Predicted 3D model of a 1425-nucleotide RNA (small-subunit ribosomal RNA) from an uncultured prokaryote. Its mean pLDDT, the model's own confidence on a scale to 100, is 81. The RNAcentral record of the sequence draws on ENA.
RNA sequence: CAUGCAAGUCGAGCGCGAAGGAGGCUUCGGUCUCUGGAGAGCGGCGAACGGUGAGUAACACGUGGUAAUCUGCCUGGGAGCGGGGGAUAACCUGGGGAAACUCGGGCUAACACCGCAUACGUUGGUGGGGAUACGUCUGUGUGAGCAAAGAUGGCCUCUUCAUGAAAGCUGUCGCUUCCAGAGGGAUCCGCGGUUGAUUAGCUAGUUGGUGGGGUAACGGCUCACCAAGGCGACAAUCAAUAGCCGGCCUGAGAGGGCGAUCGGCCACACUGGAACUGAGACACGGUCCAGACUCCUACGGGAGGCAGCAGUGGGGAAUUAUUGGACAAUGGGCGAAAGCCUGAUCCAGCAACGCCGCGUGGAGGAUGAAGGCUUUCGGGUUGUAAACUCCUGUCAGGUGGGACGAAAGGGCUCCGGUCAAUAUCCGGUGUCUUUGACGGUACCACCGGAGGAAGCCCCGGCUAACUCCGUGCCAGCAGCCGCGGUAAUACGGAGGGGGCAAGCGUUAUUCGGAAUUAUUGGGCGUAAAGGGCGCGUAGGCGGCUUGAUAAGUCAGUGGUGAAAUCCCUCGGCUCAACCGAGGAAUUGCCUUUGAAACUGUCAGGCUUGAGGCCGGGAGAGGGUAGUGGAAUUCCCAGUGUAGCGGUGAAAUGCGUAGAUAUUGGGGGGAACACCAGUGGCGAAGGCGGCUACCUGGACCGGUACUGACGCUGAGGCGCGAAAGCGUGGGUAGCAAACAGGAUUAGAUACCCUGGUAGUCCACGCUGUAAACGAUGAGCACUCGGUGCUGCGGGUGUCGACCCCUGCAGUGCCUUAGGAAACCCGUUAAGUGCUCCGCCUGGGGAGUACGGUCGCAAGGCUGAAACUCAAAGGAAUUGACGGGGGCCCGCACAAGCGGUGGAGCAUGUGGUUUAAUUCGAUGCAACGCGCAGAACCUUACCUGAGCUUGAACUGUGAGGGACUGCUCUGGAAACAGUGCAUUCUCUUCGGAGACCGUCACAGAGGUGCUGCAUGGCUGUCGUCAGCUCGUGUCGUGAGAUGUUGGGUUAAGUCCCGCAACGAGCGCAACCCCUACCCUUAGUUGCCAGCGAGUCAAGUCGGGCACUCUAGGGAGACUGCCGGUGUUAAUCGGGGAGGAAGGUGGGGAUGACGUCAAGUCCGCAUGGCCUUUAUGUCCAGGGCUACACACGUGCUACAAUGGGCGGUACAAAGGGCUGCGAUGCCGCAAGGGUCAGCCAAACCCAUAAAGCCGGCCUCAGUUCGGAUUGGAGUCUGCAAUUCGACUCCAUGAAGUCGGAAUCGCUAGUAAGCGCAGAAUCAGCAUGCUGCGGUGAAUACGUCCCCGGGCCUUGUACACACCGCCCGUCACACCAUGGGAAUCAGUUGCUCUAGAUAUCCGUGCGCCCACCUCGGAAGCAGCCGCCU
Repeated sequence: CAUGCAAGUCGAGCGCGAAGGAGGCUUCGGUCUCUGGAGAGCGGCGAACGGUGAGUAACACGUGGUAAUCUGCCUGGGAGCGGGGGAUAACCUGGGGAAACUCGGGCUAACACCGCAUACGUUGGUGGGGAUACGUCUGUGUGAGCAAAGAUGGCCUCUUCAUGAAAGCUGUCGCUUCCAGAGGGAUCCGCGGUUGAUUAGCUAGUUGGUGGGGUAACGGCUCACCAAGGCGACAAUCAAUAGCCGGCCUGAGAGGGCGAUCGGCCACACUGGAACUGAGACACGGUCCAGACUCCUACGGGAGGCAGCAGUGGGGAAUUAUUGGACAAUGGGCGAAAGCCUGAUCCAGCAACGCCGCGUGGAGGAUGAAGGCUUUCGGGUUGUAAACUCCUGUCAGGUGGGACGAAAGGGCUCCGGUCAAUAUCCGGUGUCUUUGACGGUACCACCGGAGGAAGCCCCGGCUAACUCCGUGCCAGCAGCCGCGGUAAUACGGAGGGGGCAAGCGUUAUUCGGAAUUAUUGGGCGUAAAGGGCGCGUAGGCGGCUUGAUAAGUCAGUGGUGAAAUCCCUCGGCUCAACCGAGGAAUUGCCUUUGAAACUGUCAGGCUUGAGGCCGGGAGAGGGUAGUGGAAUUCCCAGUGUAGCGGUGAAAUGCGUAGAUAUUGGGGGGAACACCAGUGGCGAAGGCGGCUACCUGGACCGGUACUGACGCUGAGGCGCGAAAGCGUGGGUAGCAAACAGGAUUAGAUACCCUGGUAGUCCACGCUGUAAACGAUGAGCACUCGGUGCUGCGGGUGUCGACCCCUGCAGUGCCUUAGGAAACCCGUUAAGUGCUCCGCCUGGGGAGUACGGUCGCAAGGCUGAAACUCAAAGGAAUUGACGGGGGCCCGCACAAGCGGUGGAGCAUGUGGUUUAAUUCGAUGCAACGCGCAGAACCUUACCUGAGCUUGAACUGUGAGGGACUGCUCUGGAAACAGUGCAUUCUCUUCGGAGACCGUCACAGAGGUGCUGCAUGGCUGUCGUCAGCUCGUGUCGUGAGAUGUUGGGUUAAGUCCCGCAACGAGCGCAACCCCUACCCUUAGUUGCCAGCGAGUCAAGUCGGGCACUCUAGGGAGACUGCCGGUGUUAAUCGGGGAGGAAGGUGGGGAUGACGUCAAGUCCGCAUGGCCUUUAUGUCCAGGGCUACACACGUGCUACAAUGGGCGGUACAAAGGGCUGCGAUGCCGCAAGGGUCAGCCAAACCCAUAAAGCCGGCCUCAGUUCGGAUUGGAGUCUGCAAUUCGACUCCAUGAAGUCGGAAUCGCUAGUAAGCGCAGAAUCAGCAUGCUGCGGUGAAUACGUCCCCGGGCCUUGUACACACCGCCCGUCACACCAUGGGAAUCAGUUGCUCUAGAUAUCCGUGCGCCCACCUCGGAAGCAGCCGCCU
């Protein structure tokens, strides 16, 4: 807000009166009478009941009380209703208007209206009386004002006419008046329930009085005058928010939140204002005015108000129903009644919105079916679940029956009452009849058949419930923690499981948990939190004792605390929800009676709290005035000469115009060395030369005074470091700002040279600090020890000391206790009481705005938006430190030699490429995997092939021995051909082994993931560490042991110790090597003997020696003495010894770290691939080349190069092998073969060295790259792409920038072994072997790495950590903001509708009148708005 409905009724109050009906007349147009009663009008009563929560912080509500009040209908009681009058609607008629409506004229009625009479009574006036709590109450006179209405039913008992009426009588209803009641309303008061002080002052009708007015009534309610009051920190005023309550939700309670449904009260009705009518309204469905909006209009004017029931639209984050039925019941209005009205109400419809109940089946049923999922492939699970068998029959469906809710009302009859009365009327008995929206609903019976009926959420922890697949920081989840980057119980799906169930989840909100606003029931040293300190107001709290009182307190009584709700007990719907009855409860308020312990109050007393008096000593307590010396600086003068000053080093600066230095004199300002002390004083800030004066406080001792005078302290007042500000002085030194010099990438800093405010004084302001003990004040109680300061007492002495002890202060340690711990601990952070201040996650922020203080700077008070999931405390273990202590290492230093420069080799990066396969990336990748890429290797690329496949296992089918040789095509793989060959066993059926073909299971993968793994390895580091058991300590993390004192190579050992032991590491045990002994003596050796040669262990012989390889011995700080140490370990020295303090070397690598490395050694989960990412083959590539790096080789030369001669090893290898001698070749090598399966033969001449001579400092007789030519060897093959030889060529390079590496003794360095592995061939690499053979180490400050202890930490991914600020960009939030809009509010003005009231009222006017008027109305004016 369309539309409909939600308030009407009464003809028994009144006058009209349509349609229709009957009858009469009629000129048939009509008209008259009777009846009838629609309809509107006058009149009466009702319309003040249903809805909503805008406003309201208020006597609005709740609760309790009180007095100055009104009340229609209803109940009880008293009295009355006499006699008159004039109008007006309707109606008729005329007019205006579109309409709404309205105006004029005429007629008429009443229970409409108006006089008069009467007046119990009432109101006000007036006169006496009584009582009194002086508020008032009561009674009695007097005169004045003020009432009314009839309607209807019946009857003639009485009167008059007299058939019957009138009057009368009578019943009922109504009317007037008075008293009382019930119920309802109005008004007042105490108390109670929101937030904000960034609202502290508010108030002029304001507070009171007198008087007038007004109201139902009290009252500044209103007005005039007078007085100047009233309210407020116990929160006025203002602002914001809000209807209040019974109750509802939650909670153990105390509380907290809310105010739907039901009930009580209030307020509102489009917004604002106003009155009228009425018993009641300032009135939801009434009136008037103004405003906004909508609608109608003929533009002149009009109409409207769903926050009634339905319903519609809109707004919004937002769910919320039908334009239903009936008055049958309950209730309301009117009426005498029948009855009418009733969106109140009762019902129905819609919505799982809530609560309750019920069903979707029950029993049996294992082969544990199928299917699904999963699997360790065996199984498990879904799961008695299903199928199947036997039953039951709720709900739904069908058929049939079928309520309670109904009592009244009406008719008839009878009885009783009223009455003169058998009328009437009223009440009742009996009987008949009528009334059901819901609804053919609830309910009942029968029929059929397990038939039609289960979902939602969850399964990482909290929190009950787990697997697979998909996905791959994607998609997504998420309440918090968090999950997801290829094995996700966390995402999505599935299987399974858990929870609830016709519901289940989500969202929002409230309480709880939250002791997280703490009254019950918290805190403030360091976590948030003690005011900077004192004095003191209000307030709070307060010693002992006596009496009184009864406010608090306690006990009882009476009233109230509506009903409903909650609780208990019964009862009704089959049960329940729900409903009914009774009880209890309602913790509160008021009244009254009592008690007197405690608190309060009043009165009295006391001395211990507090104060006073007397006597003392201590003190940087404060203020003022004076005064002193040292030092700095300045000035003057003297001496004196070239520097001074300053720093890490310098420079600026000062100085030949004479500085610094030094001497003397003078000026000036500031501060007071030593004493000086966890010493003193003060409330705190703070106070330090000395003297005087003024002055505060504390302490000790004494005491015969006062008598609780006390404590704390919101506001308030005062004090208050430094810096700063104002005015005026002062200014020596120091010194923000500033200037210059340095440092630095820069250096608006640190350092230096200067230097102004300031520092100082006086007066005034500021009012803050880590104003700290980060600890408010007061009182009391609770073990001790030991210092210092002040004052006493005792003992004692010649005196001093010492010793014991009291009070006050100031420190340390500690018990109990406390504390999260650290720590505190009679100076409490312990145990209690009193009062004040303060806190409530971090940031924003002590910021903004407002207020206030200030000259300013700024102070005090002090938020929010937004944002984070933390911020924080104490302690622990580590790690780290340009922290400390101790110690070690070729770590530095001291040395020697290199790398980095050159050429080449090799590896890597990069680039290139069809491919340049892959991996390794600081140390700890880069001559690494690779102990050896021409093919192969090979993983890469190109091309050509195969698809159960190159290799493996099994099954089935079918075939053949296997196999060897040959030919053709082709790059080969491969495809095809020919020849030869005919296995073993046998029961003769066949079987077996082996090889092809086909099919199926499955193979294969150097494909991915080393961040899924095993194993192995690197590294810290051969560093000395890493742990455990028991005990003890700690709430705990953890600690102790393992730290400490020594010592060591060592957590090695000793001592000590709340620790005692043990393990893995260290060391030792093992191997090699150094000396000796013993055994053995060939292939090794040869001293002596013999033989023998040019020479030769060559031979006999021997095993002595060397050597070989078995076994032993030896070294253990065992011995010595002295030293250091208490001692012991240990260190230093010595003897002996081949070796001396782990003799040298090796093997050996703790707990762990690096998600270190490796899926391409091997193994392996998962994923991917399967005519290809597998496999076979040929060729190519891994060997590329502007460049960069690592590791090496060769050099640059004379300690060298070349030539000639000559000496000495060790350790290894050798049958697909090593290969001698002699021969050939310049050489690499070739050819031929001897020897050797090796202490035997071979590789195999070791080289540097030594001797001799040449070169003579040069790009060389250095250096050898590169290139040309010629060859050798291996191999199927040497072009891409091998090694070596010879001839020729002869590059760079003249010792290497910054930087950097190795090494401490048989080491470095340099020399070779043509050693070994790999290997057909290929070595500057790697791994070994020996020969020659140094220098240096003062030492631990520094660099690097490491160990132990300790300390700090905001780090724990652990300093390669963490983290701060500017800038850039944006404007989400907040603040400011030119400006602009809206709301609210204060003050001052202007205009001002309707309406009430006052005044006026010359216009109007039926009722009254003595006709003049009275009364009234319109109009006008004023107040108000």